[in-house]
This is a predicted structure of a 75-nucleotide RNA (transfer RNA) from Candidatus Sysuiplasma acidicola. Model confidence (mean pLDDT): 82 of 100.
Formats: sequence, structure tokens, C1' cells
RNA sequence: GGGCCCGUGGGGUAGCCAGGAUCAUCCUGCUGGUCUUCGGAACCAGCGACCCGGGUUCGAAUCCCGGCGGGCCCG
Repeated sequence: GGGCCCGUGGGGUAGCCAGGAUCAUCCUGCUGGUCUUCGGAACCAGCGACCCGGGUUCGAAUCCCGGCGGGCCCG
């Protein structure tokens, strides 16, 4: 220098190919409540994310372009 793959809450993960709105899934975590002598467990409620910029579109986590970061391969 070239090719391929990946980037989503504090941590992990689904959704992406094939766009569809109000609330983006699930586990864990955190906060509050019920329960308990206390704690834990269980149950209920809540909090919290689409790597960055631009484009296409009525509408983008999803499609296109560029960038950044990580991994693998080739020279």
C1' cells in the first nucleotide's frame, strides 16, 4: 500500500442482508418498592446505548461515501 470482518446502555448481546415511526431486544448492572429480624433470593417498577461526519429517502442502527478505532490476511 491492497483485501476482508467488526464497532449498539456501565459490561455482554439481538436487530443490519430485505429501511417503517409511538417504547430498539434480552441478560447483567444500578435505583426504588413488596417480602424478610437483617441480608440474600424471588417478584414489581424505573434508569441507561446505535463510533464520528456527510449523502439518499416521507422515514436510516439498517442503504451509499468519507473518516476514526480494533482484528485477520496478502505484498

The sequence is in RNAcentral, with records from ENA. Rfam family: tRNA. From the family's description: Transfer RNA (tRNA) molecules are approximately 80 nucleotides in length. RNAcentral records the identical sequence in 2 taxa.